[in-house]
RNA sequence: AAGAAUCUCUGGAAAGACGACCGCACGCUGAGCGGUCGCGCCGACGGAGUAAGGCUUUCCAUGGAAAGCUGAAUCUCUCAGGUGCCGCAGACAGAGGGGGGUCGC
Numbered sequence: 001a002a003g004a005a006u007c008u009c010u011g012g013a014a015a016g017a018c019g020a021c022c023g024c025a026c027g028c029u030g031a032g033c034g035g036u037c038g039c040g041c042c043g044a045c046g047g048a049g050u051a052a053g054g055c056u057u058u059c060c061a062u063g064g065a066a067a068g069c070u071g072a073a074u075c076u077c078u079c080a081g082g083u084g085c086c087g088c089a090g091a092c093a094g095a096g097g098g099g100g101g102u103c104g105c
Base pairs, nucleotide, nucleotide: 001102007096008095009094010093011092016039018038019037020036021035022034023033024032040083041082042081046079047077048076049075053070054069055068056067057066058065059064060063
């Protein structure tokens, strides 16, 4: 000089008022809450895959081919997670504080 992670505050999307069964509550009418199973759906906790490029090895010969490793995500997958409002969660972003590591003198 610049300043990570943890922390605090703020903002923050998507997708089923699904079906069956059970429990609690209730006499409510857009028919409550929770759990299990099933089918469908979502991608922005997490996780996985991947381009160009880079490196190595082998083969042919001055430039190519093949194989392996490495390599990013808000892309892709949907294991996990989520799936009416509220609430919870939430990648990412802003503010605050913090001060590891790095660089210079």
Description
This is a predicted structure of a 105-nucleotide RNA (Glycine riboswitch aptamer) from an Acetobacteraceae bacterium. The coordinates come from a structure-prediction model, not an experiment, and the mean pLDDT is 76. The sequence was found by an Rfam model in a public genome assembly.